[in-house]
This is a predicted structure of a 136-nucleotide RNA (SAM riboswitch aptamer (S box leader)) from a Phycisphaerae bacterium.

RNA sequence: UUCUUAUCGAGAGUGGUCGAGGGUCGGGCCCGAUGACGCCACAGCAACCCUGAGCGAGCGAAGCGAGUCGAAGGGUGCUAACUCCCUCCUGUUUGGAGAUCCAGUGAGCUGGAUCACCGGGCGGGGAAGAUAAGAA
Numbered sequence: 001u002u003c004u005u006a007u008c009g010a011g012a013g014u015g016g017u018c019g020a021g022g023g024u025c026g027g028g029c030c031c032g033a034u035g036a037c038g039c040c041a042c043a044g045c046a047a048c049c050c051u052g053a054g055c056g057a058g059c060g061a062a063g064c065g066a067g068u069c070g071a072a073g074g075g076u077g078c079u080a081a082c083u084c085c086c087u088c089c090u091g092u093u094u095g096g097a098g099a100u101c102c103a104g105u106g107a108g109c110u111g112g113a114u115c116a117c118c119g120g121g122c123g124g125g126g127a128a129g130a131u132a133a134g135a136a
Base pairs, nucleotide, nucleotide: 001136002135003134004133005132006131007130008129013042014041015040016039017038021031022030023029026086027085028084043079044078045077048075049074050073051072054068055067058064059063083128088125089124090123091122092121093120094119095118096117098115099114100113101112102111103110104109
């Protein structure tokens, strides 16, 4: 770097240092000289992997053991905002201004149906990204 699988609405910050951008691109919206981002230290969160402890369907001679709980140790990760929101496709609902057709009416007009456009709400999928585990 690529591929596969899983997860992504929860959770968890102080100090030091640096000095202007940062939140991956675009649009929005935020964070930032009351010092962000990054880096370092300490603290914490979490439970993906390993280890350990408890329970444990089932198999069983010993024992193995799906699963579950949990967070003590290790490997990572994370500690503004849902992956901050949207982007592509789609379902549904709602608002706006139209077009066509049908019905009613003396007319103005009213009602109904269909179509496409613009916007909002709620959902599904995709793409991209992040993290872990495994593989190349």

Taxonomically the source falls in Phycisphaerae (Bacteria, Pseudomonadati, Planctomycetota). The sequence was found by an Rfam model in a public genome assembly. Rfam family: SAM riboswitch aptamer (S box leader). Its family is annotated with regulation of gene expression in the Gene Ontology.